[in-house]
Molecule: transfer RNA
Organism: Contarinia nasturtii
RNA sequence: GCUUCAGUGGUGUAGUGGUUAUCACUUCCGCUUUACACGCGGACGGCCAGAGGUUCGAUCCCUCUCUGAAGCA
Numbered sequence: 001g002c003u004u005c006a007g008u009g010g011u012g013u014a015g016u017g018g019u020u021a022u023c024a025c026u027u028c029c030g031c032u033u034u035a036c037a038c039g040c041g042g043a044c045g046g047c048c049a050g051a052g053g054u055u056c057g058a059u060c061c062c063u064c065u066c067u068g069a070a071g072c073a
């Protein structure tokens, strides 16, 4: 230098055109306990790496850029 793949709450993930984006852990609150832990219930927290385009509508499709991984030279 070229090719391919990935980027989504604090962490790890599902979602691949159409409802305020899913689940688990974490955090907070309540119940439980003498108390803590476990368990049960509830809540908060992400506009989807950035920009532009296509579309009535984009996390999803296209282009460029950034970051990371693998391969080739």
Stems, first nucleotide, its partner, number of pairs: 001072007010025003018056001027043005049065005